């Protein structure tokens, strides 16, 4: 000192939360010792029991009890014992009397008050005991308690009679002084008055006791002191204004009473005052202070222990006694409660110390001692003292000590983790060796706290005091402390480990159980839950909870704000108050300096000292922001006084305006009335309808009436305090500005309350009512439409007079003054100039609207009209969001309602500005078979295939909008195969290692069985150096195996946006920052392609190019390809010789670059039926897919983490299933026919395949055919597949369910294969279904494309292929264009979205 949390990210505002310290604490876990301090915060609830205030016999009468003594009696041997009596002695219960019970101790209920604190005052007062001084104590009297007698009562207690004493009580005497009355002088004071001194008169005292005595202790009066108290006053310290008025003894006076004393303290009379926005009164809460905690401080919070003061003593009241009380352990009365009772009456008061119950989360012993300190009484000894000092209990706090120290690596065992032959960690930790002994334990020794006092003795003197000596007094306690002994011996836990916040892994769990201070964790890999291991923090404690301060500058004096985050009153006038120009002068209240007093002690701070240290204690010092008094200063503020003119105001002259109020006048429009003309519609809307109209509308003409509003001018204008104000004109009123510098001379500014004004709507009364038009009605729209649109229409809108008092009453910006740059419109004054209009300059006077600065601001923005500076001043508002501008209360209002204005509860945010994206039924620009223009399809039919669904023992699994659905499958009859049923195996179907046993390997056979498999026997037995080795089988074992789960743990691969033109970086610059710039703008491009411009300059991944293929040419090469020329040759054929020309093959090159020309353009580039060229502006096609998105797809292709199965979720076998079938969808095939079908004849491809074969198979033969038989050739530019088909020519069919169409079914076959039943293809014969061009809707394609035609290949025994991948043949139409649909790119705008519009979010209901 800060941190977490609002967002995708950012800055700000703002709340919530955390880290710190503290406590009279409590709870959880744990616990060795000591010292010091602390311990009912709740029920001022109720209390059993004991104790807490007595003492004095030197005041008194006495003698109940005790002891001694005397006397008497009795018992008895004496000692002795019993008894009676005598107050004679020591003493003493009760009693009279004195002093003390008013202190000490407890509690905080009450109290917001002179209660407390502080400072003063009392000339308005008291004070027992104590101290000092002065004086005095003479002489009398009458009672009464105890005791005794009697009586009442259960008791408490009381009554009557008789006796008696005092330091008890009462007269008399004396009294300078004391008190009172009268009076004189004098001092102080504004006065009331008060003091001092003197005179006269009156009144008022006393007590004795001890001692032989001296003497001592007492007594009385008075003065003074000390101590303690009383009263008065200034100032200070709580909340609520949703408490605004309060007060009758109330305020004051005169006179009395009362008191220690002043005073309405009380009383009679008189007056009508007193208090209050500077908060009275009322309500709520509370003992106050020293101090304590916290804080940098200012502050905030607290008031337990200790000290001071106050108040109280069951509740309320009252007085008595006394120096002192309205009295905690006194009295009386009343009340509640408890107890006793003989029912008639009585007793009691723990907020004293212990203790009990109750309450509560919670707080101790019915302890010891008066040894010390202190108190009461006493001459004293002494007695009393739950004050006090000690001990006991409690981790409840602070401080101290210990639980060992050194060495010790095989880094042991065990645990945990791991990538596991191993490593890491626990960890020098342990073991083990050496050493020590605090504390606890045992044994022993053993303090200080004690000195006074009194006692005894001695000494001195002023003779009741002092000194000295001796003996005496310790609860705690045999404690502290010390010594010795034994032995590491008896002594460690708690919390935490996601971030904040120091500390991490494994297992379990699976939005469950749970955690959590805030953010938040947990839905199968949880560092956040629970356990374990380890780690971190603190440590005899550690955590939790509660509370306070801090952090929080989040109530802001120090030290905040108000345009948009919460916050300027709607506006003006103005009261109190606050603040206030300039020059003198007086005062000295504020202010400043100095001095004095006070600010108790303790506490805190500094220094020293004492307990072994520390805590603790003690001594000294300093401080104590405050209050009071005196002296001084006079700058500033204040105040008195005298001036000034700059602020302000007034006046004269002039100017201005939709400024206000009242009257009058006008035209246009609208509607209505009457009449005319005239005929079928009018009106209204997106489209309509309601409505109006043949009873004549609408339209049009004329006349008339009504009300409201004032077109153009008109604006970025003007005026007003705001609301607001617009035809013209008159009157009245106000304002602002200019000028003159004439007048006043600070007269000013702001302004809580207050008063006034205050749009619209609303209310009351009365008018008025054309148009418009809430409510209402109808028509539409719609799923609905209590709306938007239409037709009507009442209040209202207008006027007069009242009420109301709100608004996004906004510049969301209070008023006033000053200061601080530039630019600009308008208006005014002045000057120049001009015929005029216009113009130019200047002043800064006003006003208004913009822009750019400095500065400010979170930013947007503001910026001389500030949101700057000051400044200045004033006023006001706010303290997280919601609940809520609600409730209650109050005030106002006729009402509607307005003003004022909470809480419970709830959330971890709510918000402001800006940023990046995404989005918009926002905008601009631009692309794409996106639309449009075309061609052909799909959607209807049948079939094929895939999918959903359903079914099933199983119909294995995956793929599911685009981007699943002829997809994974480029070949499911068995196999495949993962599914299902059944039968088997368990080292297992395959592989590696080790051990043991056996046998070469292996071969064929038999039996059972569906097979797998089981069983049986037979044959066979390699190499060797004889140790064994190789190999196989069996057994055992270590590794297996799993298409089981998780594609949301992953790798790899793939789809899609999209072959879209984008995505980024470095440096610089801008911004507080997210971020921006670059990448924007203009032009251009298929393209972020390029050019220009430019706070950017460059660069990377993409684009393009490089690669393959195709189109042209060349070079090289020339067989199996080719054949022009030459030769040979055939029925024919490049058949042969030969040739390299051509085609072709396949290797290398060339070619295209807007290069040339015209036009346009700055350029890049565009354009042209340009030229040339095989090809022209990217020539066609392919490969190539940026940053990223969809937790997209795949754990079943493969790989891989984790989890799961292990005689099964592994594996083998047989059969079945993956092929099911009411349905639904996708993708296809074939068709519906004549651009066609059928028949015959006939022509022209390309690219592939066949690798010695389970291949391609010419040809020949057989079969109608599928095909079969034989088989040449071909390791393939040579042979074969291999007849291409559409096409061409000829014939036929003639519009029909057909010579279209071929499904389905029947029959017969062929082929593959172990096997075609489920479930193959093909062939032949027969049968001949639906279907006549397909609804809404929808797909593909822009040229060698679509369409159409056939051919090949992969997989493959065969094939369900109409699929996929290729190949060539024939070969179109159309594109005006970019409004619209879909997708995309760039710029811009809005946004409350960011999981990003399939978003967010509101209401109702459950």
């Nucleotide at each position: 000192a800060g941190a977490g949390u609002u967002u995708g990210a950012u800055c700000c505002u703002g709340g919530c939360u955390c880290a710190g310290g503290a406590u009279g604490a409590a709870c959880g876990c744990u616990a060795g010792c000591g010292a010091c301090a602390g311990g009912c915060u709740u029920a001022a609830c109720a209390c059993a029991u004991g104790c807490a205030a007595g003492u004095c016999g030197a005041g008194g009468g006495g003698c109940a009890g005790c002891a001694c003594g005397g006397a008497g009696g009795g018992a008895g041997c004496a000692g002795u014992c019993c008894u009676u009596u005598c107050g004679g002695u020591g003493g003493c219960g009760a009693c009279c009397g004195g002093c003390g019970g008013a202190c000490g101790g407890g509690u905080g209920a009450g109290u917001a008050a002179c209660a407390c604190g502080u400072a003063u005052g009392u000339a308005a007062c008291c004070u027992a005991c104590c101290u000092g001084u002065u004086a005095c104590a003479g002489g009398g009297g009458g009672a009464u308690a105890a005791c005794c007698c009697g009586g009442a009562g259960a008791a408490a207690u009381c009554c009557g009679g008789a006796c008696u004493a005092a330091u008890a009580c009462c007269g008399c005497a004396u009294a300078c002084g004391u008190u009172c009355u009268u009076u004189a002088u004098u001092a102080c004071a504004c006065a009331a008055g008060u003091g001092a001194u003197g005179a006269a008169g009156a009144a008022g005292a006393a007590a004795g006791u001890a001692g032989c005595a001296a003497u001592a202790c007492g007594g009385u009066a008075a003065c003074a002191g000390a101590u303690g108290g009383a009263c008065a006053u200034g100032c200070g310290g709580u909340c609520c204004a949703u408490u605004a008025g309060u007060u009758a003894g109330u305020u004051g006076g005169c006179g009395g009473g009362g008191u220690a004393a002043c005073g309405g303290c009380c009383c009679a009379c008189c007056a009508a005052g007193g208090c209050g926005a500077c908060g009275a009164u009322g309500g709520a809460u509370a003992g106050g202070g020293g101090u304590u905690c916290u804080g940098a401080g200012a502050g905030g919070a607290a008031g337990g222990u200790c000290c001071c003061c106050c108040a109280c003593a069951u509740u309320g009241g009252u007085a008595c006694u006394g120096a002192g009380a309205c009295a905690c352990g006194g009295a009386c009365c009343a009340a509640a409660c408890u107890c006793c009772u003989a029912c008639g009456g009585g007793a009691g008061g723990c907020a004293g110390c212990a203790g009990u119950g109750a309450g509560g989360a919670a707080u101790a012993u019915u302890g010891g001692u008066c040894a010390a300190u202190g108190g009461g009484c006493g001459c004293g000894a002494g007695c009393c003292u739950g004050a006090a000092c000690c001990a006991g209990c409690c981790a409840a706090g602070u401080c101290g000590c210990g639980u060992g120290a050194g060495g010790g690596a095989a880094g042991a065992c065990g645990g945990c983790c791991u990538u596991a032959u191993g490593g890491g960690u626990u960890g020098u930790a342990a073991a083990c060796c050496u050493c020590u002994u605090u504390c606890a334990g045992a044994u022993g020794a053993g303090a200080g706290u004690a000195a006074a006092g009194g006692g005894u003795g001695c000494u001195a003197c002023g003779c009741g005091u002092a000194g000295c000596a001796c003996a005496u007094u310790g609860c705690a306690a045999g404690u502290a402390u010390c010594a010795u002994c034994a032995g590491a011996a008896g002594a460690a836990g708690c919390a935490u480990c996601g971030g904040c916040u120091a500390a991490u892994u494994c297992c379990g769990u699976g939005c469950c159980a749970g955690c959590a201070g805030c953010c938040g964790c947990g839905g199968u890999a949880a560092u956040a839950c629970g356990g374990a291991a380890g780690a971190u923090g603190c440590g005899a404690g550690c955590g939790u909870u509660a509370u306070c301060c801090g952090g929080a500058u989040u109530u802001a004096u120090u030290g905040g704000g108000u345009u948009u985050a919460a916050a300027g009153g709607g506006u003006g006038c103005g009261u109190a108050g606050g603040c206030g120009g300039u020059c003198g002068u007086g005062c000295a209240a504020g202010u400043u300096g100095g001095a004095g007093g006070u600010g108790a002690a303790a506490u805190g701070c500094c220094g020293g000292c004492g307990c072994u240290c520390a805590a603790c204690g003690u001594c000294g010092g300093g401080g104590g922001u405050g209050c009071c008094u005196c002296c001084a200063a006079u700058a500033c503020u204040g105040u008195g006084u005298g001036g000034c003119u700059g602020g302000a105001a007034u006046g004269g002259c002039g100017a201005u305006g939709c400024c206000g109020c009242g009257g009058g006048a006008g035209g246009a429009a609208u509607g209505a009335g009457u009449g005319g003309u005239g005929u079928a519609g009018c009106g209204g809307u997106g489209a309509a309808a309601u409505g109006c109209a043949u009873a004549g509308a609408g339209a049009u003409c004329a006349c008339u009436c009504a009300g409201a509003a004032u077109g153009c001018c008109g604006a970025u204008u003007g005026c007003g305090a705001a609301g607001g104000c617009a035809u013209c004109u008159c009157g009245c009123g106000a304002a602002u500005c200019g000028u003159c510098u004439a007048u006043u001379g600070a007269c000013g500014c702001u302004g809580a309350g207050g008063c006034a004004c205050g749009a619209g709507g609303g209310c009351g009364u009365g008018g008025g009512g054309a148009g418009c038009g809430a409510a209402c009605a109808g028509g539409a729209u719609u799923a609905g439409a209590u709306a938007c649109c239409c037709u009507g229409g009442u209040a209202g809108u207008c006027c007069a007079c009242g009420c109301g008092g709100u608004a996004a009453a906004c510049g969301a910006u209070g008023a006033u003054g000053a200061c601080u740059g530039g630019u600009u419109g308008u208006u005014g004054g002045c000057g120049c100039g001009u015929u005029g209009g216009g113009g130019c300059g200047u002043c800064a006077g006003g006003u208004g609207u913009g822009c750019c600065g400095a500065g400010a601001g979170a930013a947007a923005u503001c910026g001389u009209u500030a949101a700057g500076u000051c400044a200045u001043c004033c006023a006001c508002c706010u303290g997280g969001g919601g609940a809520a501008g609600u409730a209650c209360g109050g005030c106002c209002g006729c009402a509607a309602g307005g003003c004022u204005g909470a809480a419970a509860c709830u959330c971890a945010a709510a918000g402001g500005a800006a940023u990046c994206g995404a989005c918009g039924g926002g905008g601009g620009c631009c692309c794409g078979c996106a639309c449009a223009a075309g061609c052909g399809g799909a959607g209807g039919a049948a079939c094929a295939u895939g999918u959903g669904g359903u079914u099933u023992a199983a119909u294995u699994c995956g793929a599911u909008g685009a981007u699943a659905c002829g997809c994974g499958a480029g070949g499911a009859a068995c196999c495949u195969u993962a599914c299902u049923c059944g039968g088997g195996c368990u080292c297992g179907a395959a592989c590696g290692g080790u051990g043991c046993a056996g046998g070469a390997a292996g071969g064929a056979g038999c039996g059972g069985g569906a097979g797998a498999c089981c069983g049986c026997g037979c044959c066979g037995c390699c190499c060797u150096a004889c140790g064994g080795g190789g190999u196989c089988u069996g057994c055992a074992u270590c590794g297996a195996g799993g298409u089981g789960c998780u594609g949301c743990a992953u790798g790899g691969u793939u789809g899609u946006c999209g072959u879209c033109a984008g995505c980024u970086c470095g440096u610089g610059c801008c911004g507080u920052g997210a971020g921006g710039u670059g990448u924007c703008g203009g032009c251009u491009c298929a393209a972020g392609u390029g050019c220009c411009a430019u706070a950017a300059c460059g660069a990377g991944c993409g684009c393009a190019a490089c690669c393959c293929u195709u189109g042209c040419c060349g070079u090289c090469a020339g067989u199996u390809g080719c054949c022009a020329g030459c030769g040979g040759g055939u029925g024919g054929a490049g058949c042969c010789g030969g040739g390299g020309a051509c085609u072709c093959u396949g290797a290398c090159g060339g070619g295209a670059c807007u290069g040339c020309c015209g036009c346009c353009g700055c350029a890049a580039g565009g354009u042209g039926a340009g030229a040339g060229g095989a090809a022209g502006g990217u020539g066609g096609g392919g490969a190539u897919g940026a940053c990223g998105u969809c937790a997209a797809a795949u754990c079943a292709g493969c790989a891989c983490g984790g989890c799961c199965c292990u005689u099964a979720c592994g594996u083998c076998c047989g059969g079945g299933g993956c092929g099911a079938c009411a349905c639904a969808c996708g993708u296809g095939u074939u068709a519906c026919a004549a651009u066609g079908g059928g028949g015959g004849c006939u022509a022209c491809a390309g690219a592939g395949g066949g690798g010695g074969g389970a291949c391609c198979g010419g040809g020949c033969c057989g079969g109608c055919g599928a095909c079969g038989g034989c088989g040449a050739g071909g390791g393939a530019a040579u042979c074969c597949c291999g007849g291409a088909a559409a096409g061409g020519c000829c014939c036929u069919c003639u519009c029909a369910g057909u010579u279209c169409g071929g499904g389905u079914c029947g029959g017969a076959g062929u082929c593959u294969g172990c096997a075609a039943c489920c479930c193959g293809a093909c062939u032949c014969c027969g049968u001949g279904a639906a279907g006549c061009u397909g609804g809404a809707u929808u797909c593909g394609c822009u040229a060698g494309u679509a369409a159409u035609c056939g051919c090949g290949c992969a997989u493959c025994a065969g094939c369900c292929a109409u699929g996929g991948c290729g190949c060539g043949g024939u070969g179109a139409a159309u594109a005006c264009g970019u409004u619209c649909c879909c997708g995309g790119g760039c710029c811009u705008u809005g946004c409350a979205c960011u999981c990003a519009c399939c978003g967010c979010c509101c209401g109702u209901c459950a």
This is a predicted structure of a 1406-nucleotide RNA (small-subunit ribosomal RNA) from an uncultured bacterium. The coordinates come from a structure-prediction model, not an experiment, and the mean pLDDT is 83. The sequence is in RNAcentral, with records from Greengenes.